This is a predicted structure of a 103-nucleotide RNA (Glycine riboswitch aptamer) from a Bacillota bacterium. It matches the Rfam family "Glycine riboswitch aptamer". Gene Ontology term of the family: glycine biosynthetic process. It was read from a public genome assembly, where an Rfam model found it.
RNA sequence: AUGAUGCAUGCAGGAGAUACUUGGUUUCAAGAGCCGAAGAAGUAAAUUGCAUGGCUGCCAUUCAUGCAAUGAAACUUUCAGGCAAAAGGACUGUAUGCGGACA
Numbered sequence: 001a002u003g004a005u006g007c008a009u010g011c012a013g014g015a016g017a018u019a020c021u022u023g024g025u026u027u028c029a030a031g032a033g034c035c036g037a038a039g040a041a042g043u044a045a046a047u048u049g050c051a052u053g054g055c056u057g058c059c060a061u062u063c064a065u066g067c068a069a070u071g072a073a074a075c076u077u078u079c080a081g082g083c084a085a086a087a088g089g090a091c092u093g094u095a096u097g098c099g100g101a102c103a
Base pairs, nucleotide, nucleotide: 006098007097008096009095010094011093012092013091018032020031021030022029023028033083034082035081039079040077041076042075046070047069048068049067050066051065052064053063054062
């Protein structure tokens, strides 16, 4: 000099589903119906460990079974959130800052 993963911020794009009913009426509360893309939770293959059994003279290897841990999501759940507009919004692009993997 170059500046990865990650984090924060600005700008742009950004879906779905009741402008439902009643009371009250700026808000709010209750009821019924619905959505998945804030957040949150669950988990497949696989890997690891332990136990039991088989092969074996014994160990090891290997195979089978069971238990546990790790284990992804845009899949699932709908707790939270949302269902006119506004706001929010995973994700994508871009700019800046933090940071410092690597050379």